[in-house]
Molecule: transfer RNA
Organism: Desulfurellales bacterium
RNA sequence: CUAGGUGUAGCUUAGUUGGUAAAGCGCCGGUCUUGGGCACCGGAGAUCGGAGGUUCGAGACCUUCCACCUAGACCA
Numbered sequence: 001c002u003a004g005g006u007g008u009a010g011c012u013u014a015g016u017u018g019g020u021a022a023a024g025c026g027c028c029g030g031u032c033u034u035g036g037g038c039a040c041c042g043g044a045g046a047u048c049g050g051a052g053g054u055u056c057g058a059g060a061c062c063u064u065c066c067a068c069c070u071a072g073a074c075c076a
Base pairs, nucleotide, nucleotide: 001072002071003070004069005068006067007066010025011024012023013022019056027043028042029041030040031039049065050064051063052062053061
């Protein structure tokens, strides 16, 4: 430099044909317990890597940039 892939909550992931973001762990509160853990119940937390575009509507499509991964090319 070229091609491909990945980027969603603190972490790990889901999200179908574009229809307004879900789960587990963790965190907070409650019940239980002498207290803690376990278990159960409830709650907070992501405008989806950045910007722009298409669309009535974008996590999903298009363009560009950034980070990381893989393969290749080039130089030594």